[in-house]
RNA sequence: CAAACCCGCACGGGAGAGUCUUCGACCCUUUUGGGGAUCGGAGCGCCGAAGGGGCAAUUCCUCCCCGGAACCUCUCAGGCGCCAGGACCGUGCGGACCAG
Numbered sequence: 001c002a003a004a005c006c007c008g009c010a011c012g013g014g015a016g017a018g019u020c021u022u023c024g025a026c027c028c029u030u031u032u033g034g035g036g037a038u039c040g041g042a043g044c045g046c047c048g049a050a051g052g053g054g055c056a057a058u059u060c061c062u063c064c065c066c067g068g069a070a071c072c073u074c075u076c077a078g079g080c081g082c083c084a085g086g087a088c089c090g091u092g093c094g095g096a097c098c099a100g
Base pairs, nucleotide, nucleotide: 001100006095007094008093009092010091011090012089013088018044020043021042022041023040024039025038026036027035028034029033045080046079047078051076052074053073054072058070059069060068061067
């Protein structure tokens, strides 16, 4: 001086599932009914890739047991128009460590 691995930041990409039903607030029109966007509550249905739980199944770490992990599973949380979020991937910068 310093690759790879690890951590942080920035940028780009990034899936899935009802803009369902109902109530209230607000607005419009009208007349006691209808429509509309937003917000809040309730209900049912659904998704999983923040996070969280679990190894019961599947897969991987090994040929087996034990054990562990997962984009596996469970849906607590979160999400189901847009926005936001988003595991993960790529690039760049910075930090630590170090093969050399």
This is a predicted structure of a 100-nucleotide RNA (Glycine riboswitch aptamer) from Nocardioides sp.
The model forms 82% of the base pairs in the Rfam consensus.
It was read from a public genome assembly, where an Rfam model found it.